[in-house]
C1' cells in the first nucleotide's frame, strides 16, 4: 500500500428500513434486615464512532474519514 471484519448507556451487547432503541451488570432511591450482604421494587444513564447521500421514512442500504482487529505485499 490493498483486502475484509468491528464500532450501539460506565462495561458486555440485542437489534438488517417503519411505535418512545433492548437486555444483563454497574450506578442511584425504597422495601426487607439489629446491621450488611443477598433478594423484591422502581429510577437515572445512550447525539447509535464522525460527516455527506439514497428514501415518505435510516442504528440499519451507499460513499468518505477516524479507531480497533485480522490478513495479503
Nucleotide at each position: 500500500g490493498c483486502u475484509c471484519u468491528u464500532g450501539u448507556a460506565g462495561u458486555u451487547u440485542a437489534g438488517u428500513g417503519g411505535c418512545u432503541a433492548u437486555a444483563a451488570u454497574g450506578c442511584c432511591u425504597g422495601c426487607c434486615u439489629c446491621g450488611u450482604a443477598a433478594g423484591c421494587a422502581g429510577g437515572a444513564g445512550g447525539u447509535c464512532g464522525u460527516g455527506g447521500g439514497u428514501u415518505c421514512a435510516a442504528c440499519u442500504c451507499c460513499c468518505a474519514c477516524c479507531a480497533a482487529g485480522a490478513g495479503c505485499u
RNAcentral holds the sequence, with entries from ENA. Predicted 3D model of a 73-nucleotide RNA (transfer RNA) from a Candidatus Woesearchaeota archaeon. The coordinates come from a structure-prediction model, not an experiment, and the mean pLDDT is 82. It matches the Rfam family "tRNA". Rfam's curators write: Transfer RNA (tRNA) molecules are approximately 80 nucleotides in length. Gene Ontology term of the family: triplet codon-amino acid adaptor activity. Rfam classes the family as a transfer RNA.